The RNA shown here (transfer RNA) has 73 nucleotides and comes from an archaeon.
Model confidence (mean pLDDT): 81 of 100.
The RNAcentral record of the sequence draws on ENA.

RNA sequence: AGGCGAAUAGUUUAUUCGGAUAGAAUACGAGCUUGCGGAGCUCGUGAGCGGGGUUCAAAUCCCCGUUCGCCUG
Repeated sequence: AGGCGAAUAGUUUAUUCGGAUAGAAUACGAGCUUGCGGAGCUCGUGAGCGGGGUUCAAAUCCCCGUUCGCCUG
């Protein structure tokens, strides 16, 4: 330099053939329980990389950028 792929809660991820309140685990906070803690149970907090385009409607399709990974030279 060229090609391919990925980017979603603090972390790991599901969901994608365009439409529903974006689901879960873990983490964190509160409560119950316990002599204290842990474990367990209940509740809560928190997310679509940035910008633009298409569309009635975009996490999803298209373009540019950024970062990461792989391949070629």